A computed fold for a 73-nucleotide RNA from Sphingomonas daechungensis, annotated as transfer RNA. Model confidence (mean pLDDT): 81 of 100. Rfam family: tRNA. Gene Ontology term of the family: triplet codon-amino acid adaptor activity.
[in-house]
RNA sequence: GGACCCGUAGCUCAAUAGGUAGAGCGGGCGCCUUGUAAUCGCACGGUUGUAGGUUCGAGUCCUACCGGGUCCG
Repeated sequence: GGACCCGUAGCUCAAUAGGUAGAGCGGGCGCCUUGUAAUCGCACGGUUGUAGGUUCGAGUCCUACCGGGUCCG
C1' cells in the first nucleotide's frame, strides 16, 4: 500500500429480507432477613464509531473518513 470482517447501554451480545432499539451481567432502589448475601420485583441507562447520501421511514442500503482485527504484498 491492497482485500475482507467488526464497531449498538459501563461489559458481553441481540434486533425475521429497511418499519419506530432489546436481553443477560454489573451498578441503583425496593422486597425478604436480627443483619449480610442469594433469590425475586422495579426503574434508570443509547446522538447505534464520525460525517454525508438514498428513502415516507436507516442499526440495517450507498460514499468518505476514524478505530480494532485477519490475510496478501